[in-house]
This is a predicted structure of a 683-nucleotide part of an RNA (large-subunit ribosomal RNA, domain II) from a metagenome.
It matches the Rfam family "Bacterial large subunit ribosomal RNA".
RNAcentral holds the full RNA, with entries from SILVA.

Context: one part of a larger RNA
């Protein structure tokens, strides 16, 4: 990992609802007893028949209350009860498996910790303490030398004990080892045997270490099916409908309760919904600046304050505030205004119960993207929180290359039929290398901003222009004057000044730029000639250009490839394209009508679906009847085939097998397996 078998809503009592059956203003027995397969007795008790009040109580009324008021619950409208089945709840282990833990009683010190008793063991070598002896030495000691001696948690190093480092081993030789190397090795040494200490405990040179491969509290059995708001799993089929991820409260936030939304039943016949018309209130978007605040520019004059001058009167004011006028703004908590929508009411049309009430049963209370209106955030986030809508969730199909939430569209089944939607029509790839007119040269298309630019198309305004414009070429571009000042110098051209003037002129600045130390020189404005028809400036707009750097390999059209496109814009025709629509056949649900009212026919509307509600069935085991059923002329089981049914499934038959098995009508359940790191066995 696979296969086979086993494996999860049960049972009891009570509650409540629905259905059925019996009896009915009644219904019914329980324990027990007598009989005995099944019956009878048993009326204690229970529910109902009257309510109301806390109660005494009263009673079609009662309570509250001073009340004859008002109000609350009732009567006036009678249906219950017992049993059976099904749904639900409560109490029990209560659908199944699953803790870590808690408590009780026991078993353990053959491992290991410490201790007690009694035994055992430590090759060899080195060092050479005290003491003592002899000699020297001293007044005597001290002291010195040489010997002797043999101390030490002394030194080196086997056994023995240990394990710091490295390598190997890591489904190992081994649930802790092997090899090398290393520490202690007469001691707080190592070790044999026997014994002591026990879990709310012991022992501990102390690591929460050790107490039998188990230790922040051992192990075994029991309480025990502890509890688990948590995770996982929960077994046949078809049909109808079909959610929620919200609100309030919660030691509550991944759990609950009630409401909301689903389903099933009953009831009522008014309602709900949509379109149109009419009538309403509003203070949002927008707008506006009267108010509340914020705030720009200009002006005028008035008032107040400050400052200056003045003895004062008063005057002045490049200061401040307020007011006034003109122009022009901002606001969720501003409004003298004010929509669209939405909402409410009435009428009408369509629709046909979709609404509402009551009752049974739920599930849901982790939501998500997108569009839009807002709050938070950075007008960040596949961010977060609200409102409205839509899809996914619970929705398959077509498009978007691929792609829950985007676009189109809602799959009952069949068809080698037709028409379309979104999106497409050169090839991959179904359908136009379609038509007309434009644009783009950037492969823009087919990623990106501020900003930049004689790219190019369209439109508008305006200036100059045959009295010759614009560009080019030829020529001029002068004089007072080197203007004045400044300066070493300043002559058009460092800088400052200015009615920057005047003269000669076709024209020529007291000078546009380069240049010089300053001049000089070059050039421009301006003018003439030549030439001959358009030239310049600005604004709006279409499409392009630059701006543009990333990590495996083109890699920012799905690819090929595409340039009067296969790109872009406008207009048009045709075609392709889905499980959409249509066509034909079939199935089924609900409603209506009809009928040979068991069932069928016709018509209409339906038939995606998770949680979940409701309905109808298939199959397994056993029991009671039944077929005066089948069976050695071959049962069950196993294994092929054919056929039938919408499905679960069923029938017949071949082979195998060798003794039991079924139909029909009911009943009862240990009743259906793919999942639970399921359990047992096998491969």
């Nucleotide at each position: 990992u696979c296969c086979a078998g086993c494996g999860a809503g049960u049972u009891a009592a009570u509650u409540u609802g629905c259905a059925g059956u019996g009896c009915a203003a009644g219904c019914u027995u329980a324990a027990g007893c007598c009989a005995u397969u099944u019956g009878g007795c048993g009326g204690a008790g229970g529910c109902a028949u009257a309510g109301u009040g806390a109660a005494a109580g009263c009673g079609a009324g009662c309570c509250u209350g001073a009340a004859u008021a008002g109000g609350g619950c009732g009567a006036u409208u009678u249906a219950g009860u017992a049993c059976u089945g099904c749904g639900u709840a409560u109490u029990a282990g209560a659908c199944c498996c699953g803790a870590a833990a808690c408590c009780g009683g026991g078993u353990g010190a053959c491992c290991u910790a410490a201790c007690c008793a009694u035994g055992g063991c430590c090759a060899g070598g080195c060092u050479g303490a005290a003491g003592c002896g002899u000699a020297g030495g001293u007044a005597a000691u001290a002291c010195u030398a040489c010997g002797u001696g043999g101390a030490g948690g002394g030194c080196c190093g086997c056994a023995c004990c240990g394990u710091a480092g490295a390598g190997c081993g890591u489904u190992g030789u081994a649930a802790a080892g092997c090899u090398c190397c290393c520490g202690g090795a007469u001691g707080a040494g190592c070790u044999g045997u026997g014994g002591u200490u026990a879990g709310c405990g012991g022992u501990g040179a102390a690591a929460u270490g050790c107490c039998a491969a188990u230790c922040g509290a051992a192990c075994c059995c029991g309480g025990a099916g502890a509890u688990a708001g948590c995770u996982g799993g929960u077994u046949c089929u078809c049909c109808u409908c079909g959610a929620a991820a919200u609100a309030g409260c919660u030691u509550u936030a991944g759990g609950g309760c009630u409401a909301g939304c689903g389903u099933c039943g009953u009831g009522u016949a008014a309602u709900a919904g949509u379109g149109c018309g009419c009538g309403g209130g509003g203070g949002u978007a927008g707008a506006g600046c009267u108010c509340u605040g914020u705030a720009a520019a200009g002006g005028a004059c008035u008032g107040g304050g400050g400052c200056u001058c003045g003895c004062a009167a008063g005057a002045g004011u490049a200061c401040c505030c307020a007011c006034c006028c003109u122009u022009a703004a901002c606001a969720a908590a501003c409004u003298a205004c004010g929509a669209a929508u939405a909402c409410c009411g009435c009428g009408u049309a369509c629709c046909g119960u979709a609404u509402c009430a009551c009752g049974g049963c739920a599930g849901u209370u982790a939501g998500a993207a997108c569009g839009u209106c807002g709050g938070g955030g950075c007008u960040a986030a596949g961010c977060u929180c609200g409102g409205c809508g839509c899809u996914c969730g619970a929705a398959a199909g077509g498009g978007a290359a691929a792609c829950a939430g985007c676009c189109c569209a809602g799959a009952c089944c069949a068809u080698c039929a037709u028409c379309u939607a979104a999106g497409g029509u050169c090839c991959c790839u179904a359908a136009g290398u379609c038509u007309a007119c434009a644009c783009u040269c950037a492969g823009u298309g087919g990623g990106a901003a501020a900003c930049a630019a004689g790219g190019u198309g369209a439109g508008a305004u305006u200036u100059c222009u045959u009295a010759a414009a614009c560009a080019g070429c030829g020529a001029g571009g002068a004089u007072g004057u080197u203007g004045g000042c400044u300066u070493a110098g300043a002559a058009g051209c460092a800088g400052c000044c200015a009615u920057u003037c005047a003269u000669u002129u076709a024209a020529a600045g007291a000078g546009u730029g380069c240049g010089u130390a300053a001049c000089a020189g070059c050039u421009c404005a301006c003018u003439c000639g030549u030439c001959a028809a358009g030239a310049g400036a600005u604004c709006u707009u279409g499409c392009g250009u630059g701006g543009a750097a990333a990590a495996u390999g083109u890699a920012a059209c799905g690819g090929g490839g595409c340039u009067u496109a296969a790109g872009u814009g406008u207009a048009g025709c045709a075609c392709c394209g889905a499980a959409g629509a249509u066509a034909u056949g079939g199935a089924u649900u609900u409603g209506u009508a009809c009928u040979u009212u068991u069932a069928g026919u016709a018509c209409a509307a339906g038939u995606g679906g998770u949680a979940g509600a409701g309905g109808a069935g298939c199959g397994u085991u056993c029991c009671u009847a039944u077929c005066u059923g089948c069976u050695u002329u071959g049962a069950a089981g196993c294994u092929g085939a054919a056929c039938c049914g919408u499905a679960a499934g069923g029938u017949u038959u071949g082979g195998u097998g060798g003794a039991g098995c079924g139909u029909u009508a009911g009943g009862a359940a240990g009743u259906g397996a793919g999942a639970a790191u399921g359990c047992u066995g096998g491969a």